[in-house]
RNA sequence: UCGUGCUAGGUGGGGAGUUAGCGCUGCCCUGUACCCGCAACGCGCUACAGCGGGACUGAACCCCCGCUCGAGGUCCCAAACUGCGGAGACUGCGACCGUCACCCGGUGAUGAAGGCCGGGUCCUGCGCGGCGGGGCGCUACGAACCGGGUCAGGCCCUGACGGGAGCAGCCCUAAGGAGUCAGCCUCGGGUGCCGCAGGUGCGCCUGGCCGGAGCCGGGGGGCGGAAGCAAGUCCGCAGCCAAGAUCGACAGCGGGUGCACGA
Numbered sequence: 001u002c003g004u005g006c007u008a009g010g011u012g013g014g015g016a017g018u019u020a021g022c023g024c025u026g027c028c029c030u031g032u033a034c035c036c037g038c039a040a041c042g043c044g045c046u047a048c049a050g051c052g053g054g055a056c057u058g059a060a061c062c063c064c065c066g067c068u069c070g071a072g073g074u075c076c077c078a079a080a081c082u083g084c085g086g087a088g089a090c091u092g093c094g095a096c097c098g099u100c101a102c103c104c105g106g107u108g109a110u111g112a113a114g115g116c117c118g119g120g121u122c123c124u125g126c127g128c129g130g131c132g133g134g135g136c137g138c139u140a141c142g143a144a145c146c147g148g149g150u151c152a153g154g155c156c157c158u159g160a161c162g163g164g165a166g167c168a169g170c171c172c173u174a175a176g177g178a179g180u181c182a183g184c185c186u187c188g189g190g191u192g193c194c195g196c197a198g199g200u201g202c203g204c205c206u207g208g209c210c211g212g213a214g215c216c217g218g219g220g221g222g223c224g225g226a227a228g229c230a231a232g233u234c235c236g237c238a239g240c241c242a243a244g245a246u247c248g249a250c251a252g253c254g255g256g257u258g259c260a261c262g263a
Stems, first nucleotide, its partner, number of pairs: 001263006009057003012030004020046005034054005063256006072247004081239007090232002092229002096225005102220003105216003114210008122199006128192002131188006137180003141176001147172004155164003
């Protein structure tokens, strides 16, 4: 060095979870790596290994160690972003209130602001007028008999003169109802381009005089204020996630590891 037969070893590993810790069953990754029985109401251990039984391979592409690479997992999760909830200090926003009078506008030498003197509008009282109601007054009417006057005719009394009652007619009047141009008294009001006196008010309208250039605040703008909205902003929670930490399959590189017999 070669051949034959063996032995150690190998026939998957890893992550999270579980656990005092570990292995396995269950989940995930890797990727192809024997079989049977058992296991979450867990099973088995304190070990280079799941426990029990079997099979194959076998000292190297295959077993062991180290380094590199790195699928994937776990921890921590910043800033940014997204979603949800909240706040209302600041910025912003639109209405609101006040103020200034810078711009536009309006108004003003056909006279602004300001000052003085009035009038009206409002209220009260009185007067006058008007309207309406009532009364007085006035006018005409108004009684078959039971009102008045006069009473024809007729009636009654009387010897007569004469006397009496009295219907109709005519005249008049009572109660009453009617009318009333004008007149007088009285009462009332959703009454009046009316008069007098007083008051309230300082708003609006209006007249006169002085005065001699501003005045108003509709729009824009400046400043201040108060309430609000919640875009920016701030706070909280969740998601996603960089970096970092840690474990790490597969793969690559390097190194290491027998026994017997024969040639």
RNAcentral holds the sequence, with entries from ENA. Predicted 3D model of a 263-nucleotide RNA (Bacterial large signal recognition particle RNA) from a Pseudomonadota bacterium. The source organism's lineage runs through Bacteria, Pseudomonadati and Pseudomonadota. Its mean pLDDT, the model's own confidence on a scale to 100, is 79.